Molecule: Bacterial RNase P class A
Organism: uncultured Candidatus Solibacter sp.
RNA sequence: CGGACGGGUGGUCGCUCCCGUCGCCCGGUGCGGUUCUGGCCGGACGGCAGGGGAGGAAAGUCCGGUCUCCACAGGGCAGCGUGCCGGCUAACGGCCGGGCGGAUCCGCAACGGUCCGACGGAAAGUGCCACAGAAAAUAUACCGCCGGGAAGGAUCGGGCUUUGGCCUGUAUUCUCUCCCGGUAAGGGUGAAAUGGUGCGGUAAGAGCGCACCGCGGCUGGAGCAAUUCAGCCGGCAGGGAAAACCCCACGCGGAGCAAGACCAAAUAGGGGAGGAGGGGCGGCCCGCCCCGUUCGACUUCCGGGUAGGUCGCUAGAGCCGUUUAGUAAUAAAUGGCCCAGAUGAAUGACUGCCGCCUGCACUCGUCGAAGUAUGGCGAGCCAAGGUACAAAAACCGGCUUAUAGUCCG
Repeated sequence: CGGACGGGUGGUCGCUCCCGUCGCCCGGUGCGGUUCUGGCCGGACGGCAGGGGAGGAAAGUCCGGUCUCCACAGGGCAGCGUGCCGGCUAACGGCCGGGCGGAUCCGCAACGGUCCGACGGAAAGUGCCACAGAAAAUAUACCGCCGGGAAGGAUCGGGCUUUGGCCUGUAUUCUCUCCCGGUAAGGGUGAAAUGGUGCGGUAAGAGCGCACCGCGGCUGGAGCAAUUCAGCCGGCAGGGAAAACCCCACGCGGAGCAAGACCAAAUAGGGGAGGAGGGGCGGCCCGCCCCGUUCGACUUCCGGGUAGGUCGCUAGAGCCGUUUAGUAAUAAAUGGCCCAGAUGAAUGACUGCCGCCUGCACUCGUCGAAGUAUGGCGAGCCAAGGUACAAAAACCGGCUUAUAGUCCG
């Protein structure tokens, strides 16, 4: 770095789903008869028996899809995302292979191993580059280097002289001094300084010239391509940064299983029809009271929504093998298998034994004066402790993150 596993086995008591059977209750019945019972079907509850019951990440919800509803002539703008090339895939920002660049290891080196890379465009435009520095991009010049001049000094020559010096020069030379010009080699600043090294050249320098390297263009060879190799041409234009705006190419409608569909109380609204009565004072009559007859009591029917229930809901881009194609990702063929479906939300609680890790004390072996023998190292046995990260919620493919400990390459 890659891959695999991530406790085992019993006891007692529970939870959830499915199937079977029995009991009891409820409902339906174009069924039978003896008319209230039986048969059949369905449902709820309970007993018994059997079977299934979390993960490698179920996590974060970061990408992509299936599915569902809503929206939608077509095209464009805006917005968001992706960005070397080829392949795989339902799709992807994922995976595989390749190219290029970087880091590191081995090595004299080439080659190679491992890891990493938002890896299109800075030659369309706009803007930015802190501090330092002369200058951060139409170039420029602090120190330095070179040429010329001024001023001053030294040497040398000449002249004068009171021998102390003074004056002077088409001379030579110097300068912590100043001015003008050349230069971009060197120094200095910085994350980054206008191609690099060497030779020539020059007053000093400079692609100024040349060779090699780099860069750009053209042609040819290899490759599907990214790219690479060779030759020729060009003295070189184009600093960095696009994780600044931006440009280019490609992609993207929105919300999400609380999606969505169905059944459907009580109460309070809505609509239609009937309607002059309706109800209470325990049976009847009288009487009394309440509501009502335009704001309609009361009866009945219809419709929407809520509580609640059912479906969606788990047989699928499924899992385990084999063969074939391919470097691989992956695909095809074929055989076998069925593997959670909860919803105040199950998959658990207590406990025995075993496994794994750390290992006090004790025992044994070993080390041998360098350095504390009340020691170091190793083994045996073992008190005690630890055994992680974390738990489905429509489903699937990825990525990322967490993870005691063990095994393999």